Annotation:
This is a predicted structure of a 73-nucleotide RNA (transfer RNA) from Trichonephila clavata. Its Rfam family is "tRNA". Rfam classes the family as a transfer RNA.

[in-house]
RNA sequence: GUCCCUGUAUCACAAUGGAUAGCGCGUUGGACUUAUAAUCCAAAGGUCGUGGGUUCGAAUUCCACCAGGGAUG
Repeated sequence: GUCCCUGUAUCACAAUGGAUAGCGCGUUGGACUUAUAAUCCAAAGGUCGUGGGUUCGAAUUCCACCAGGGAUG
């Protein structure tokens, strides 16, 4: 240089064009307990890597770029 994969909550990951974007872990509050742990309930936490295009509608499709990983010379 060329090609491929990945990028979503603190972290690890879902969501194959119909929207209030979810699950687990973690955090916070409450219940339970003499107390802690465990368990249960609830809450907070997202410019879906960035910019643009397509579409009535984009996390999802297309283009460019950025970051990480891999293959090849």
Lineage of the source: Eukaryota > Chelicerata > Arachnida > Araneomorphae > Trichonephila.